A computed fold for a 100-nucleotide RNA from a Gammaproteobacteria bacterium, annotated as Guanidine-I riboswitch aptamer. It matches the Rfam family "Guanidine-I riboswitch aptamer". Rfam 15.1 lists 1,509 matches to the family in 1,281 species. It was read from a public genome assembly, where an Rfam model found it.
RNA sequence: GCAAUAGAGCGCUAGGGUUCCGGCCGCUUGCAGGCGGUGACUGGUCCGAGAGCACUCAACCUCUUAUGAGGUCACACGGCGGGACAAAAGCCCGGGAGAA
Numbered sequence: 001g002c003a004a005u006a007g008a009g010c011g012c013u014a015g016g017g018u019u020c021c022g023g024c025c026g027c028u029u030g031c032a033g034g035c036g037g038u039g040a041c042u043g044g045u046c047c048g049a050g051a052g053c054a055c056u057c058a059a060c061c062u063c064u065u066a067u068g069a070g071g072u073c074a075c076a077c078g079g080c081g082g083g084a085c086a087a088a089a090g091c092c093c094g095g096g097a098g099a100a
Base pairs, nucleotide, nucleotide: 007057008056009055011053012052015047016046020044021043022041023038024037025036026035027034028033059072060071061070062069063068075095077098081093082092083091
C1' cells in the first nucleotide's frame, strides 16, 4: 500500500405518526346505535434504531480427545433531500454525501 472478514435472527426500548380501538367535540336517535371531525388526545393495536439494550445462532483462535471447554466478536461525528405503509419516525436510501 492492497484485499478479505467485522455477520444473522428474535424480543424490547428511545422515538413515531393516526388505518383500527378508545378518549374528546358535533349531528342524528325512544334506546341501543350510526355519521362526521380531532393526534399541540395521556393511551391500546401498529411502525421502530449501523452508530440503543438483552438473548440465541454463526464466524475466528486455543485447549481437549471425539466429546466438550475457554476466549474474541472492536470502533463508529454525520446533513439536505427522497421513499413506503393509513401516516410519520433514530425505519429504508445510509457505516450514504460530507467531516475528523